[in-house]
RNA sequence: GCGCGUGUAGCUCAGCUGGUUAGAGCACGUCACUGAUAAUGACGGGGUCCCUGGUUCGAGUCCAGGCACGCGCA
Numbered sequence: 001g002c003g004c005g006u007g008u009a010g011c012u013c014a015g016c017u018g019g020u021u022a023g024a025g026c027a028c029g030u031c032a033c034u035g036a037u038a039a040u041g042a043c044g045g046g047g048u049c050c051c052u053g054g055u056u057c058g059a060g061u062c063c064a065g066g067c068a069c070g071c072g073c074a
Base pairs, nucleotide, nucleotide: 001073002072003071004070005069006068007067010026011025012024013023019057028044029043030042031041032040050066051065052064053063054062
């Protein structure tokens, strides 16, 4: 340099053929339980969906260009 893949919560990841409110587990906070902790249970906070632009009535999802990371080829 070329090709392919990935980028969504603090972490690991789902999100179908574009449509209702953006989710799960872990982590975190509060409460319950306990003599106290752990475990367990209930409730809760936390997101510009990597960036910019485009298509569309509507984009996490499609398109273009970037950026980062991984794999392969040279």
Predicted 3D model of a 74-nucleotide RNA (transfer RNA) from Parcubacteria group bacterium Greene0416_39. The sequence was found in a public genome assembly. It matches the Rfam family "tRNA". Rfam classes the family as a transfer RNA.